[in-house]
RNA sequence: GCCGCUGUGGCCAAGUGGCUAAGGCGUCGCUCUUGUAAAGCGAAGAUCCGGAGUUCAACUCUCCGUAGCGGCA
Repeated sequence: GCCGCUGUGGCCAAGUGGCUAAGGCGUCGCUCUUGUAAAGCGAAGAUCCGGAGUUCAACUCUCCGUAGCGGCA
């Protein structure tokens, strides 16, 4: 330098054009316990890497940029 893949809450991760976004771990509160852990119940937390475009409508499609990973040279 060229090619490909990936970028969604603190971490992992589903979603593939219309239900402002599932779930797990973690965090916080309550119950239980002498206490802690475990277990049960509940709660908060992401408008989806940035910008532009297409569309009635975009996390989802296109383009540019950017970060990471892999391959080639």